[in-house]
Context: one part of a larger RNA
RNA sequence: CGUAAGAAAUUUGAGCAGACCUGUCCUUAGUACGAGAGGACCGGGAUGGACGAACCUCUGGUGUUCCUGUUGUCGCGCCAGCGGCAAUGCAGGGUAGCUAUGUUCGGAAUAGAUAACCGCUGAAAGCAUCUAAGCGGGAAGCUAACUGCAAGAUAAGAUUUCUCUAGAGCUUCGGCUCUCUAAAGGCUCCUUGGAGACUACAAGGUUGAUAGGCGAAAGGUGUACAUGCAGUAAUGCAUUCAGCUGAUUCGUACUAAUAGGCCGUGCGG
Repeated sequence: CGUAAGAAAUUUGAGCAGACCUGUCCUUAGUACGAGAGGACCGGGAUGGACGAACCUCUGGUGUUCCUGUUGUCGCGCCAGCGGCAAUGCAGGGUAGCUAUGUUCGGAAUAGAUAACCGCUGAAAGCAUCUAAGCGGGAAGCUAACUGCAAGAUAAGAUUUCUCUAGAGCUUCGGCUCUCUAAAGGCUCCUUGGAGACUACAAGGUUGAUAGGCGAAAGGUGUACAUGCAGUAAUGCAUUCAGCUGAUUCGUACUAAUAGGCCGUGCGG
């Protein structure tokens, strides 16, 4: 820009893409078959490999924004307690998120038309012949079925709902100008994240839990500071499963989402 007014939502599916793998074991059954050796089709069930998707409950990894221990040194006047630097100083753990080696799931079933091939009926050609007329069966393959996208599918589809019902003048009849009007809806702006390079998308904007703060909880770390007691002291014990705590959950308007601006018109070839 188009989809012959504008808008919001829900859709149909022309078409396109993805997927399509396979082993072993049990049973049928030591049956059919076979002199024996051996050893099935068909059907039913179980369990793997590789591949793929999603996810983080479990097992782990990461987790330089969490907790703890500790060395050297410097600083906060000193003690105590802290902080800086030394690869995050080193080390032990670890929430959320992300993640695989972890977990769950997938390939299926089915239908149709077929290939090679196997047939029925059957002439040309009194026979024979699956073929010439006609009718069946038949594959991991094909078309559907499964998953995703999809009406710029210009043949531009469908459904539901919402909105707009002024006046005057000029005209080359295409339209233009002035006054009034400014809808539904959208954008901007702002708080953000299940989203994200930007954009977009999604959740919100006081009729509000969107983010921060605060409160509570979960989870993590592992028993804080201070005081008292014991010990010459290092240290230990008690108060104390304390103290601290990022991303998680719930609650709470305390703070910030204020106020506004713009687009979009007047019933539609």

Predicted 3D model of a 269-nucleotide part of an RNA (large-subunit ribosomal RNA, domain VI) from a Pseudobdellovibrionaceae bacterium. Rfam family: Bacterial large subunit ribosomal RNA.